The RNA shown here (Bacterial RNase P class A) has 411 nucleotides and comes from a Streptosporangiaceae bacterium. It matches the Rfam family "Bacterial RNase P class A". By type it is a ribozyme. Rfam's curators write: Ribonuclease P (RNase P) is a ubiquitous endoribonuclease, found in archaea, bacteria and eukarya as well as chloroplasts and mitochondria. The gene name in the source record is rnpB. Its mean pLDDT, the model's own confidence on a scale to 100, is 76.
RNA sequence: UGAGUCGGCCGGGCGGUCGCGGCGGGCGGGUAACUCCGCGCGUCGAGGAAGGUCCGGGCUCCACAGGGCAGGGUGGUCGGUAACGCCGACCCGGGGUGACCCGCGGGACAGUGCCACAGAAAACAGACCGCCCCCGCCUCUGCUGAGGCGCGGGGUAAGGGUGAAACGGUGGUGUAAGAGACCACCAGCGCCACAGGUGACUGCGGCGGCUUGGUAAACCCCACCCGGAGCAAGGUCAAGAGGAGCCAUGGUCCGCCAUGGAUCUGCGCGAGCGUUUGAGGGCUGCCCGCCCGAUGCCCGCGGGUAGGCCGCACGAGGCUGCCGGCAACGGCAGUCCUAGAUGGAUGACCGUCGGCCCGCGCCCUCACCGGCGCGGGUGCACAGAACCCGGCCUACAGGCCGGCUCACCCC
Numbered sequence: 001u002g003a004g005u006c007g008g009c010c011g012g013g014c015g016g017u018c019g020c021g022g023c024g025g026g027c028g029g030g031u032a033a034c035u036c037c038g039c040g041c042g043u044c045g046a047g048g049a050a051g052g053u054c055c056g057g058g059c060u061c062c063a064c065a066g067g068g069c070a071g072g073g074u075g076g077u078c079g080g081u082a083a084c085g086c087c088g089a090c091c092c093g094g095g096g097u098g099a100c101c102c103g104c105g106g107g108a109c110a111g112u113g114c115c116a117c118a119g120a121a122a123a124c125a126g127a128c129c130g131c132c133c134c135c136g137c138c139u140c141u142g143c144u145g146a147g148g149c150g151c152g153g154g155g156u157a158a159g160g161g162u163g164a165a166a167c168g169g170u171g172g173u174g175u176a177a178g179a180g181a182c183c184a185c186c187a188g189c190g191c192c193a194c195a196g197g198u199g200a201c202u203g204c205g206g207c208g209g210c211u212u213g214g215u216a217a218a219c220c221c222c223a224c225c226c227g228g229a230g231c232a233a234g235g236u237c238a239a240g241a242g243g244a245g246c247c248a249u250g251g252u253c254c255g256c257c258a259u260g261g262a263u264c265u266g267c268g269c270g271a272g273c274g275u276u277u278g279a280g281g282g283c284u285g286c287c288c289g290c291c292c293g294a295u296g297c298c299c300g301c302g303g304g305u306a307g308g309c310c311g312c313a314c315g316a317g318g319c320u321g322c323c324g325g326c327a328a329c330g331g332c333a334g335u336c337c338u339a340g341a342u343g344g345a346u347g348a349c350c351g352u353c354g355g356c357c358c359g360c361g362c363c364c365u366c367a368c369c370g371g372c373g374c375g376g377g378u379g380c381a382c383a384g385a386a387c388c389c390g391g392c393c394u395a396c397a398g399g400c401c402g403g404c405u406c407a408c409c410c411c
Base pairs, nucleotide, nucleotide: 001407002406003405004404005403006402007401008400009399010398012353013352014351015350016349017348018347020045021044022043023042024041026039027038028037029036047382051393052392054391055390056389057388058387059230060229061228062227066288067287068286069285071226072225073224074223075222076090077089078088079087080086091105092103093102094101095100106221107220111219112218113215114214115213128160129159130156131155132154133153134152135150136149137148138147139146140145168186169185170184171183172182173181187211189208190207191206192205194203195202196201234310235309236308237307242265243264244263246261247260248259249258250257251256267302268301269300270299280292281291282290283289317336318335319334320333321332322331323330324329354380355378356377357376358375359374360373361372362371363370
């Protein structure tokens, strides 16, 4: 200097004029008071992904909350975390010169399935071309033997072929010809011992039957984990057409009636069985088990309402420093409070600076790159909270910073 690889940050600044939402206070109007109206001050006010809704939780209810089956999820080891399918470190396998990157990483000896075409044969096989022996026939030959023919019999899987893959590899012994049949050295598998490591595993040595595809991101087996529904959760107030019993007063034919008050419940109609020998309902798939339960439940049909408030932001919280740890992260100390809307708030305009794009000129250079100046254009990437948090995934114009690796050059 170039190329590569991994990680981090910003993503408009400043000034002015108007305009928004929350919180707090003040002044004025008005009111018995509050609600209400107006003005003004202070303060706070979108993201790294707010997106996807793919995981894990907090929280709320079922509900006092248990077991099993089904169903679902994860899958090397050890750590981190509230937890996870996340994060960190490491192991093994693969890719790369390397920094680094990738992995649906337990099991094929529990069982089932699949491996097209080609090939003899694709999982316990198999003979297409071959090699060897025997038999029959023919020819040659003094004998030994040589050659040819055969839908004949037997042996073989070392050579060749097919294929992604063919039942270990190389060399030898042996054989009629061959073959782990045997031997040496390898590879693989199993067992044993030693050393290192928390562990997955690694290294080294010895022994041995000689050796038995792949695929589970196919079904499946194994290990571990999992109640359900969800802020439109849930709570509360008001409103509707009534009902229940209670209290007070009055009346009474002593059966009860009227008025007022507070409490509870609470739209109307209908059917059904049942009332402790339990109808029905709940435990959001089923079973057991448990619970509620006398009706105003449940079921069916029809109707009304969709308003206000809470939930709603102090948190597994942010920032800084120190300590521990390879790291993820944890501990200690200090400090800070940072949106809560509900047809849904932060927007518009002007000026200037910056960045980017285009053009021109100058400098440097062989040229490119780069630097400076001038002019023009330009909200200038992805994109907007809605209960909250931890992750993962996806999108992102332009710009900046750092670590490491490789190549080349110079000193």

NCBI's taxonomy places the organism under Bacteria, Bacillati, Actinomycetota, Actinomycetes, Streptosporangiaceae.